[in-house]
Small-subunit ribosomal RNA from an uncultured bacterium, 1420 nucleotides, folded computationally. The prediction has a mean pLDDT of 84. The sequence is in RNAcentral, with records from Greengenes.
RNA sequence: AGUCGAGCGAGAACAUCCCCUUCGGGGGAUUAGUAAAGCGGCAAACGGGUGAGUAACACGUGAGCAAUUUACCUCCGAGAUCGGGAUAACAUCUCGAAAGGGGUGCUAAUACCGAAUAAGCUCACGGGGACGCAUGUUUCAGUGGGAAAAUGGUUGCCUCUGCAUGCAAGCUUCCGCUCGGAGAUGAGCUCGCGGACCAUUAGCUUGUUGGUGGGGUAACGGCCUACCAAGGCUAUGAUGGUUAGCCGGCCUGAGAGGGUGUCCGGCCACACUGGGACUGAGACACGGCCCAGACUCCUACGGGAGGCAGCAGUGGGGAAUAUUGCGCAAUGGGGGAAACCCUGACGCAGCAACGCCGCGUGGGCGAUGAAGGCCUUCGGGUCGUAAAGCCCUGUCAGGGAGGACGAAGGUCAUUGCUUCGAAUAGGGGUGAUGGCUGACGGUACUUCCAGAGGAAGCCCCGGCUAACUCCGUGCCAGCAGCCGCGGUAAGACGGAGGGGGCAAGCGUUGUUCGGAAUUACUGGGCGUAAAGCGCAUGUAGGCGGUUCGGUAAGUCAGACGUGAAAUCCCUGGGCUCAACCCAGGAAUUGCGUUUGAUACUGUCGGGCUAGAGCCUGGGAGAGGAGAGCGGAAUUCCCAGUGUAGCGGUGAAAUGCGUAGAUACUGGGAAGAACACCGGUGGCGAAGGCGGCUCUCUGGACCAGUGCUGACGCUGAGAUGCGAAAGCUAGGGGAGCAAACGGGAUUAGAUACCCCGGUAGUCCUAGCCGUAAACGAUGGGCACUAGGUGUAGGAAGUGUUGACCCUUCCUGUGCCGAAGCUAACGCGUUAAGUGCCCCGCCUGGGGAGUACGAUCGCAAGGUUGAAACUCAAAGGAAUUGACGGGGGCCCGCACAAGCGGUGGAGCAUGUGGUUUAAUUCGACGCAACGCGAAGAACCUUACCUGGGCUUGAAAUGCGGCUGAUAGGGCGAGAAAUCGCUCUUCCCUUCGGGGCAGCCGCGCAGGUGCUGCAUGGCUGUCGUCAGCUCGUGUCGUGAGAUGUUGGGUUAAGUCCCGCAACGAGCGCAACCCUUGCUCUUAGUUGCCAGCGGGUAAUGCCGGGCACUCUAAGGGAACUGCCGGCGAUAAGCCGGAGGAAGGUGGGGAUGACGUCAAGUCAUCAUGGCCCUUAUGUCCAGGGCUACACACGUGCUACAAUGGCCUGUACAAAGGGAUGCGAAACCGCGAGGUUGAGCAAAUCCCAAAAAGUAGGUCUCAGUUCGGAUUGGAGUCUGCAACUCGACUCCAUGAAGGCGGAAUCGCUAGUAAUCGUGGAUCAGCAUGCCACGGUGAAUACGUUCCCGGGCCUUGUACACACCGCCCGUCACACCACGAAAGUCGGCUGUACUCGAAGUCGCUGGGCUAACCCUCAAGGGAGGCA
Repeated sequence: AGUCGAGCGAGAACAUCCCCUUCGGGGGAUUAGUAAAGCGGCAAACGGGUGAGUAACACGUGAGCAAUUUACCUCCGAGAUCGGGAUAACAUCUCGAAAGGGGUGCUAAUACCGAAUAAGCUCACGGGGACGCAUGUUUCAGUGGGAAAAUGGUUGCCUCUGCAUGCAAGCUUCCGCUCGGAGAUGAGCUCGCGGACCAUUAGCUUGUUGGUGGGGUAACGGCCUACCAAGGCUAUGAUGGUUAGCCGGCCUGAGAGGGUGUCCGGCCACACUGGGACUGAGACACGGCCCAGACUCCUACGGGAGGCAGCAGUGGGGAAUAUUGCGCAAUGGGGGAAACCCUGACGCAGCAACGCCGCGUGGGCGAUGAAGGCCUUCGGGUCGUAAAGCCCUGUCAGGGAGGACGAAGGUCAUUGCUUCGAAUAGGGGUGAUGGCUGACGGUACUUCCAGAGGAAGCCCCGGCUAACUCCGUGCCAGCAGCCGCGGUAAGACGGAGGGGGCAAGCGUUGUUCGGAAUUACUGGGCGUAAAGCGCAUGUAGGCGGUUCGGUAAGUCAGACGUGAAAUCCCUGGGCUCAACCCAGGAAUUGCGUUUGAUACUGUCGGGCUAGAGCCUGGGAGAGGAGAGCGGAAUUCCCAGUGUAGCGGUGAAAUGCGUAGAUACUGGGAAGAACACCGGUGGCGAAGGCGGCUCUCUGGACCAGUGCUGACGCUGAGAUGCGAAAGCUAGGGGAGCAAACGGGAUUAGAUACCCCGGUAGUCCUAGCCGUAAACGAUGGGCACUAGGUGUAGGAAGUGUUGACCCUUCCUGUGCCGAAGCUAACGCGUUAAGUGCCCCGCCUGGGGAGUACGAUCGCAAGGUUGAAACUCAAAGGAAUUGACGGGGGCCCGCACAAGCGGUGGAGCAUGUGGUUUAAUUCGACGCAACGCGAAGAACCUUACCUGGGCUUGAAAUGCGGCUGAUAGGGCGAGAAAUCGCUCUUCCCUUCGGGGCAGCCGCGCAGGUGCUGCAUGGCUGUCGUCAGCUCGUGUCGUGAGAUGUUGGGUUAAGUCCCGCAACGAGCGCAACCCUUGCUCUUAGUUGCCAGCGGGUAAUGCCGGGCACUCUAAGGGAACUGCCGGCGAUAAGCCGGAGGAAGGUGGGGAUGACGUCAAGUCAUCAUGGCCCUUAUGUCCAGGGCUACACACGUGCUACAAUGGCCUGUACAAAGGGAUGCGAAACCGCGAGGUUGAGCAAAUCCCAAAAAGUAGGUCUCAGUUCGGAUUGGAGUCUGCAACUCGACUCCAUGAAGGCGGAAUCGCUAGUAAUCGUGGAUCAGCAUGCCACGGUGAAUACGUUCCCGGGCCUUGUACACACCGCCCGUCACACCACGAAAGUCGGCUGUACUCGAAGUCGCUGGGCUAACCCUCAAGGGAGGCA
């Protein structure tokens, strides 16, 4: 995908020119033997595309064909003789819309046909030789049969022949034709080996497997057919299903491997889907044919046409993939003799950063480190020599000029050589010179011009992982590969500045390998992390003692062939370099052939005895099966004795019993199990086995070392055994006992406890086949310290002997060396060290589930997933914490006591509610008479209203002013405002101080965050603990010390100890109190002396005593006895004021509670800035259906009231305490002595005590509430003070559940003082007076300490965690049905086509025949 006129016949037109013309046109020449078409040849089976199918001799690799073929090409051999009849084109008629036909007539060939010839070929027949692993191959000669071709095309010539010009025959050149042989190339077929998954696919197969005859093919073959036989494949995976083109290579990896098959190259398959053949050398044919189907198009509705998985291009789909370009100039292909034609092969160009490679976006100098940005500790730092500026360079892009290599061949011209030839003709081959041929392309490249000019982005900055700050946001918005960020100070979100990485790219997504020793061949495991089959027998398989010989399969070595090219690697070369390209080499780890080696393995043969087995002699044993026997106990039955209970439990009840139980005695029946012995004792493969006897029977052990001679080990499948429960059938059934009934317990109690009770438990036969069937540890063999028990056997020494001792073998325990192990632990009974074989594991859940298969009577067993989901699940050990675990020990923890709270009224705080506000904080103990040691204003932070805005107070700067302050008047609720009077200081004369006003910086905030903080505090808890250094142990976390034996209030002390020391805590040192001494005596004291008074230390005097306040002493288990270990210490005693820390206080370890406090104070950040700041008035914090906490006062006689009377301590006092006196019933008032205090005052202490009264009552108890009248403080008591007097006289008669304090000068009770404070206490802090009871004891409640144990807890039991339900969402199912795909079997119809049969229609070549016709053959 055509081409050839040099195979053949025929052969235009447009246009131009010429001629003729009836002007309509006609003829001729050129166009042109051209175009278009036809016959014929070759090609079209190549090249190009795609990967649907295919698990296959499709592919790869290596062989084979003695079972084949191959057009064109090359070489060799032989030949090409004589004839014949058609047909297309064309012409004409005709059908049809078209596509396309049909009839008639003519014609050519390298088209077709017949005949001849046959070296060789081929068929048949028999013969000889050679060869081969075999079927058999090959060769030689022979006989008989069979099959060819193009009188071709072309160039030239006349040597030979003819016509004698030239041409023909002929010769010649080249190309063709036929038959053979060989080669080359291509193809076909066969075989070994290799590369996917599923066994939840285990059996498949009838042309199936083989044979014989025949057919078919280029060729072997069940390829096809008839007959015969019954085979063939399969656990080394058949058959079936799913997926897939295979390879060289490519990616990754240290490698071994894993993944992959795009580009380039080899092979295969396919060409709209399915089927089929034709032609041909080659096809069952991408751009050929026929049929069927789907689809698209045309149509006159009758019929036709088509196949981009060729190159472009279009549509669709999609996250996504290019131009309807140029050229045959080169390379290659087809045709041709050639020119040449064709060639979306190919060469180029275009599009896309899709990849790889190279280059640029500038270089040097340049510090007031500019401006600006960002940060800031406000000093500065950083972007940053970066920029600007100065001096240069000139790649790329831009413009101008020049301008390729790739071109050689071919052909033409000129001119040589050689060859064919008769030839000086012509041709073939081979040279020289010149001309012609370039798509890319005016491209690469070179050069000139100008000028830093036109040229940097993307990702990241929490860790992994290089790179950090600010702002915004506030579990929102968002990020995220994993871990995880974000809930107001985010290096993790978003932005910015800065930084890091890469760079014309950068990041994301997807995919593969790696890391992953995380499928482990190299190179893993299985006691407890996932993982040893419940156990045995044994098939296949795997592995196998010792020695000799043979062999050479494995193994090893050499050689040869192959392992295509490209790729990778090395060397060299070419594009300026590189990517890229070229050449050579190496490599290709493989397969085949051959030669050799023989240690090891295999195999064959001969030996051996150490493995294994047999034999002989022994003893042990709950080993198994069957039969029989025995006693104790339970229950039941009978009889007797006997009477009211028995039984059962934590306590009871149901139950049994006056119809006589239980108890006791005697007799009988039945079933089941076998006390003691009995033992980490024995036996068995495991499950398991327990009274005694007999029968049958398995195994192990010891001793002897006689026999066999490797007979062995393991063991996928397979087979057998296999607790309990369960099932089937038949027995049996005393006790026990699921289910079930009843009684209790309980919120309930489908349980635990009790009373009953059926299956079952027992036997026989059969099934089931599982268990924490466990040593959670497969079997076998060998090797590697010991010690100590126990069971069986044997030997030795000694002994009369039992027996003991020593040794050996076998079993069974404990402890341990080395070693192993993550640790725990194992450790000759291995979890050590090796070898062999089997089984099993690969994150958790889903799930040992579903489906399928299989077994089972069933229950169910065996085998055994996935979707989905999680970021873990898990092991061992450590430290804590916890336990309705254990041991030891403390504490007003319980108990024993005393007094309260909870009930009442009131006070006070809180919650709640209310409110304009009821400011805020504190919330189990450890908030709630708390901050508050004192809210009428103030306080005050809250509310309402009225004002101020550099502000109520501070500080700096600039400007202006000279006062400010004070007094008076007015407005107003006040703050505040207005008016008015008076009025500065210093000075060097510049100004300064001070104050006011204006402005700018700033102030101010009880605004938020105590979960950003400091400080301070509470609490566990005054509990006895908490740690460190060094050493040691452990892989480590950690341990040891600190545990243990005693003891203590105590980790106090003693002893022991791989620990030795040390620190913070404990104790002591400090204060106070108890005794005493010394010193000192005023304001204290008064014994003695003196004075005085009504009386008083009142006075002199004295300091003795009390006391005061400074310093000493004293107490240390020091002494004695007992206990204890001779220790520490405990018990008792003496002495002593005090005795075992004398009493009390101060003192609070490491830490815990994100405990409390931003409202004491301080402070980061945030927020407000004519307000969230600040001033003022009034109100509120004091509200009131209610609930709780803490208190006060009571309920009375251990009391109330009245009168009298006694005794403290510790404090306070100058804007103070305030005596005495007077007034008032009183609160208080008037006046005011004294006192800055051991001096004066507050100040009376009260309970007590003496006397009286009340007489058990809502009272002479109780005092709330309310009315009235007052006092005091204060600017002011209305909201909202305290007190007094008079009157009133409520609840309340000792308090439910529950709960608090206290162990001695304590509880209880009584009063006193102080702080705060103008005033206000039942609160708080302190002081003394009076002054008890009880503690057996540590079981229980609470809290705590030490040791130990368990743990699935570690926010640590207020932990963790399971299931249902509700709602939402997700995944996967079921579902009446419906649609599709694949498939089995049976049957029906059946296109095209091939082969065969029939053949009635048609028929040029050849034969017969004069013809007609017939035959052979062909067509339909």